[in-house]
Bacterial RNase P class A from a marine sediment metagenome, 344 nucleotides, folded computationally. Rfam family: Bacterial RNase P class A. About the family: Ribonuclease P (RNase P) is a ubiquitous endoribonuclease, found in archaea, bacteria and eukarya as well as chloroplasts and mitochondria.
RNA sequence: GAGUCGGCCGGGUGACCGCGGCGAGAUUCCUUCGGGAUUCGAGCUGAGGAAGGUCGGGACUCCGCAGAACAGGAUGCUGGCUAACGGCCAGUCGGGGUGACCCGCAGGACAGUGCCACAGAGAACAGACCGCCGAUGGCCUUUCGGGGCACAGGUAAGGGUGAAACGGUGCGGUAAGAGCGCACCAGCACGCCGGGCAACCGGUGUGGCUAGGUAAACCCCAUCCGGAGCAAGACCAAGCAGGGAGAGGGCGGUUCGUCCGUAGACACUCCCAGGUAGGUUGCAAAGAUGGAUGGUCACACAGGGGCGUGAGCUCCGGACAGAAUCCCGCCUAUAGGCCGGCUC
Numbered sequence: 001g002a003g004u005c006g007g008c009c010g011g012g013u014g015a016c017c018g019c020g021g022c023g024a025g026a027u028u029c030c031u032u033c034g035g036g037a038u039u040c041g042a043g044c045u046g047a048g049g050a051a052g053g054u055c056g057g058g059a060c061u062c063c064g065c066a067g068a069a070c071a072g073g074a075u076g077c078u079g080g081c082u083a084a085c086g087g088c089c090a091g092u093c094g095g096g097g098u099g100a101c102c103c104g105c106a107g108g109a110c111a112g113u114g115c116c117a118c119a120g121a122g123a124a125c126a127g128a129c130c131g132c133c134g135a136u137g138g139c140c141u142u143u144c145g146g147g148g149c150a151c152a153g154g155u156a157a158g159g160g161u162g163a164a165a166c167g168g169u170g171c172g173g174u175a176a177g178a179g180c181g182c183a184c185c186a187g188c189a190c191g192c193c194g195g196g197c198a199a200c201c202g203g204u205g206u207g208g209c210u211a212g213g214u215a216a217a218c219c220c221c222a223u224c225c226g227g228a229g230c231a232a233g234a235c236c237a238a239g240c241a242g243g244g245a246g247a248g249g250g251c252g253g254u255u256c257g258u259c260c261g262u263a264g265a266c267a268c269u270c271c272c273a274g275g276u277a278g279g280u281u282g283c284a285a286a287g288a289u290g291g292a293u294g295g296u297c298a299c300a301c302a303g304g305g306g307c308g309u310g311a312g313c314u315c316c317g318g319a320c321a322g323a324a325u326c327c328c329g330c331c332u333a334u335a336g337g338c339c340g341g342c343u344c
Base pairs, nucleotide, nucleotide: 001344002343003342004341005340006339007338008337009336012299013298014297015296016295017294019046020045021044022043025040026039028037029036030035048320052331053330055329056328057327058326059325060229061228062227063226072225073224074223075222076221077091078090079089080088081087092106093104094103095102096101107220108219112218113217114214115213116212129159130158131155132154133153136152137151138149139148140147141146167185168184169183170182171181172180186210188207189206190205191204192203193202194201195200233281234280235279236278242272243271244270245269246268248266250262251261252260253259301318303316304315305314306313307312
């Protein structure tokens, strides 16, 4: 100098004015003497690292629920932490980087089904376009040794296409070739030994010579999952409507006594149930009912511009954002600054 990882702050101090909540105390009125209401009010207190998105999980509340299965959804290497999680920590494996370190949508592709664009002859138990061969058969030729053609046919070594072409290198082999045979390497399957709780790692043996990719395609496997949410829910409860009772008036009867009976409607009083408006609670060391948490000045502090050789002067100016039941996470936004580890 360049980079990488982690942690922290995210405007400070003072004065004045203002707003929300609590509120000692004072004032006036009422009172059933318990208290209630009005006005003022010292003092205390009042946003965040994300309060945001409402993505995951929980507390709390109500509803539902015999059990199990199916459907549907979520998660998906291993171990641990946690109330729980799709979160966190540590590790394993794979990929990237010279490195510190970073990224991972990391179960299963012999359970089954599907798909593999374009290019290419051929894309899954494949394929002869060019090339190679043409031993064998065929044809032509011959000096009878052979030579030629490339018709049948053989061939996946070489070229070409592609993200991917059915292991790689070498030797043998062959007409040319081919795991056809062999050696080594890679990889696969199954064992054994050692390390690790495990994922997995290291070593070694045997086998058959080889097995494409895709599950962010259906699917399979394992684990988990009832629904709605503080506008949840609980309590109190006007008015209108409903039910009941009483007395009044009306009507009828009448022994004429403010006596008896009485239906829908009329007007009055009281009671009852559910419950709307509304209120209280749920609800908090901010906290509401559509929602307070702000402004001015001064002084220093970061930062930027202009002038000046310079000391300095002067001007601008403070990110993202803003609680609404609470908590744990994740993700996203964020001017500027501070500290530390490590790498080249």
The model forms 90% of the base pairs in the Rfam consensus. The coordinates come from a structure-prediction model, not an experiment, and the mean pLDDT is 77.